[in-house]
Context: one part of a larger RNA
RNA sequence: GGACGAACGCUGGCGGCGUGCUUAACACAUGCAAGUCGAACGAAGAGACCUGGAAGCUUGCUUCUAGCGAUCUUAGUGGCGAACGGGUGAGUAACGCGUAACCAACCUGCCCUUUAGAGGGGGAUAACAACGGGAAACCGUUGCUAAUACCGCGUACGCUCACUUCUCGGCAUCGGGGAGUGAGGAAAGGUGGCCUCUAUUUAUAAGCUAUCGCUAAAGGAGGGGGUUGCGUCUGAUUAGCUAGUUGGAGGGGUAGCGGCCCACCAAGGCAAUGAUCAGUAGCCGGUCUGAGAGGAUGAACGGCCACAUUGGGACUGAGACACGGCCCAGACUCCUACGGGAGGCAGCAGUGGGGAAUCUUCCGCAAUGGACGAAAGUCUGACGGAGCAACGCCGCGUGAGUGAUGAAGGUUUUCGGAUUGUAAAGCUCUGUUAAUCGGGACGAAUGGUUUCUAUGUAAAUAAUGUAGAGAUUUGACGGUACCGGAAUAGAAAGCCACGGCUAACUACGUGCCAGCAGCCGCGGUAACACGUAGGUGGCAAGCGUUGUCC
Numbered sequence: 001g002g003a004c005g006a007a008c009g010c011u012g013g014c015g016g017c018g019u020g021c022u023u024a025a026c027a028c029a030u031g032c033a034a035g036u037c038g039a040a041c042g043a044a045g046a047g048a049c050c051u052g053g054a055a056g057c058u059u060g061c062u063u064c065u066a067g068c069g070a071u072c073u074u075a076g077u078g079g080c081g082a083a084c085g086g087g088u089g090a091g092u093a094a095c096g097c098g099u100a101a102c103c104a105a106c107c108u109g110c111c112c113u114u115u116a117g118a119g120g121g122g123g124a125u126a127a128c129a130a131c132g133g134g135a136a137a138c139c140g141u142u143g144c145u146a147a148u149a150c151c152g153c154g155u156a157c158g159c160u161c162a163c164u165u166c167u168c169g170g171c172a173u174c175g176g177g178g179a180g181u182g183a184g185g186a187a188a189g190g191u192g193g194c195c196u197c198u199a200u201u202u203a204u205a206a207g208c209u210a211u212c213g214c215u216a217a218a219g220g221a222g223g224g225g226g227u228u229g230c231g232u233c234u235g236a237u238u239a240g241c242u243a244g245u246u247g248g249a250g251g252g253g254u255a256g257c258g259g260c261c262c263a264c265c266a267a268g269g270c271a272a273u274g275a276u277c278a279g280u281a282g283c284c285g286g287u288c289u290g291a292g293a294g295g296a297u298g299a300a301c302g303g304c305c306a307c308a309u310u311g312g313g314a315c316u317g318a319g320a321c322a323c324g325g326c327c328c329a330g331a332c333u334c335c336u337a338c339g340g341g342a343g344g345c346a347g348c349a350g351u352g353g354g355g356a357a358u359c360u361u362c363c364g365c366a367a368u369g370g371a372c373g374a375a376a377g378u379c380u381g382a383c384g385g386a387g388c389a390a391c392g393c394c395g396c397g398u399g400a401g402u403g404a405u406g407a408a409g410g411u412u413u414u415c416g417g418a419u420u421g422u423a424a425a426g427c428u429c430u431g432u433u434a435a436u437c438g439g440g441a442c443g444a445a446u447g448g449u450u451u452c453u454a455u456g457u458a459a460a461u462a463a464u465g466u467a468g469a470g471a472u473u474u475g476a477c478g479g480u481a482c483c484g485g486a487a488u489a490g491a492a493a494g495c496c497a498c499g500g501c502u503a504a505c506u507a508c509g510u511g512c513c514a515g516c517a518g519c520c521g522c523g524g525u526a527a528c529a530c531g532u533a534g535g536u537g538g539c540a541a542g543c544g545u546u547g548u549c550c
Stems, first nucleotide, its partner, number of pairs: 001550004006546005013396006019389002021354001026352003030349003035080003040077002043074004050067008087307003096232008106224003111220007119153001121151002128143006159184011189212006198205003233279003240270003245267004250262003282304004286297004309330005332343004360386001362385003368382001369380004399429004409420004433491001436485004443477001447473011494539005499520003505534005515522002
C1' cells in the first nucleotide's frame, strides 16, 4: 500500500447492487417448510336441475316427502412423490476431493425411439358396524365390502438359463453375432365419444373409436455404482506396523468386481521416496495479495463429499441404510390416572445461552423451478419480493455565479497590522435529492378458458391430438420504478492529524505532574510532541483505531 462475512469510537442526507452467528454440530416455546390424484376403489355427508306424491291455499305458487342425482367436501384402500429441493461443516489426511483413464465386472423410476402383448380365474382386507380394553397414545375380537391392492393358471416375437454348432474380434481371464434343442418367467384398467361393424332390448355396451395408463423386451438420453495412475497440511522429542493381515484355488453374498464374508492352504504385505502413531483440516472452481514465481485463504455463488440429538440396525423402494420415516440402546425435555406414552430447527422466521459480533415470529405463489394430476388446479419459508443494518462496493447531493467598506466577531500582534476571507452579508440564478400534488408501468403470455379455421387418427359433421387466428382472463412487489406540475437555498458534514518518518503552526494552560506514543522519543517554567483555542493539512457520508492475510 492492498484486502476483509469484520468489531470498536465519533459522526451520519439519498439511491442502486450485494452481504449479514466466523463463537455453543449448545438447548429450543410457537407457527409454517411435502404433498397430490374422485379420470384406480368402496364408502359417508351436503346437494342444483328434473320427476312423482301429500298438504295449504292466492290455482300456480309455497311447504313437506320420495326418486334421479350434475357438482362439492371428507377419513380410508391404492398410485406417484416424499432419496429432489433447503441446512450445516461435526467427522474425514481418505480414491474424500482434483485431474486423467478404465469397467470384457454393473444398476437405472419418470422421459424419448422401436417391437410384441394385455386370455381366463381366485381368496382376502382397510374403511364401516357391533362388542370390549386404556387416563391418554392407541389397541383387540367378531362380521361385511371394492380396486390399476394381492395370488395362482394359460400364452411368449424378442428375453433369461443350460447344451450343441457356425462365425467375427480382442486386452490375459475372454467378448460380440447367427442357428438349433430343452427349461423358465408377464400384464389393469380408467375417461370421453359414436352406432359404421358385432350383440341384443333400437339405444345401449360386452362392440367400435380417441386418449391416458398396464406387461415383456431392445436401444437411447440423463443419473448413479465400482477400479486405477498422478497430486493433496504438520511432527522422527512418533521407527517399526500388520493374523482377514498379504496371496491362492473353492463357496457364499452383491446390481456388480473384490478377504466384502466363510472354511482350507501358503507366509506373506507396508515402511527412511517416512509405514504406524499423534496433531490439525471438509476438497475444488475460485478469492486476496504479488511484476512474477510464490504466499495466504476456501464467507457469499457453483461442483463433489459427509452429517441430521449420540451410537447401532435394517425395512420399503428404480434409488436411502432415509433431516421434517421405522426399530433398539444412551443422554436430555415434556405429559401421566404411575400402568405407560410423546419429542428432536445443522429448513424459514423466532427465543434463551455463548460472544467483540451478525437481521423480520413479514408478503406472494404474479414470475422461474419442482411434486401430483388428462386438465382446471392444489402444495411449495425452493424461489420471487419487501423489512432491518454505512457491513461492503458504486453513484448523487449538502448549491451555482457575483460579491472588498477586505464588515462585524474570533485568534494573534512588534499595537502599525496580520489572519479567518470571497468566506459571510448583499445581488442574480438553478431545483438534482428529500418533502408535496397528479399521472403511472415493463416484468404477462410462446400460459389458462372459450370460439373459429386448417390438418392427423377415425365409419363419422362425434371425440381427441397438432398448428394458426380472434375474444377474454391472471401482478406479491406496488400506486413501486418512472414521468409531469408547483414552491422554497430552503431539510442534509463530519472524522483524524499537524516534532521527524509524514502533507499541515501559533497562543494560552500545565510544569518529569497530568498526560502522549507505531518507532525514534516528548513533559523537570518561553512544550510547533501533553490539554484547550484559533489556524492549517488529509479524507469525506464517512473518518480513525484494533484484529487477520499478502
About this RNA: Model confidence (mean pLDDT): 82 of 100. Small-subunit ribosomal RNA, 5' domain from bacterium RA2114, 550 nucleotides, folded computationally.